Background
A computed fold for a 73-nucleotide RNA from a Planctomycetota bacterium, annotated as transfer RNA. Lineage of the source: Bacteria > Pseudomonadati > Planctomycetota. Rfam family: tRNA. Rfam links the family to the GO term triplet codon-amino acid adaptor activity. By type it is a transfer RNA.
[in-house]
């Protein structure tokens, strides 16, 4: 330099154009239970890397950038 893949709550992940102002698990916070702790149950908390485009509608499709990984030279 060229090409390919990836980027979503604190962490791991689901999502494949409308059913999603984004679901689940763990973590965290509060409550119930318990003599206490743990476990269990309930509730809360918290995310689409940035910009542009397509579309009536984008986490999802396209382009650029940023970051990470890989192949070739």
């Nucleotide at each position: 330099g060229u090409c390919c893949c990836c980027a979503u709550c604190g962490u791991c992940u689901a999502g494949a154009g409308g059913c999603c102002c984004a679901g689940g698990a763990c973590a965290g916070u509060g409550g119930c239970u318990u003599u206490u702790c743990a476990a269990g149950c309930c509730a809360c908390c918290a995310a689409c890397g940035g910009g542009g485009g397509u579309u009536c509608g984008a986490a999802u499709c396209c382009c650029c950038c940023u970051g990470g990984g890989g192949a070739c030279g």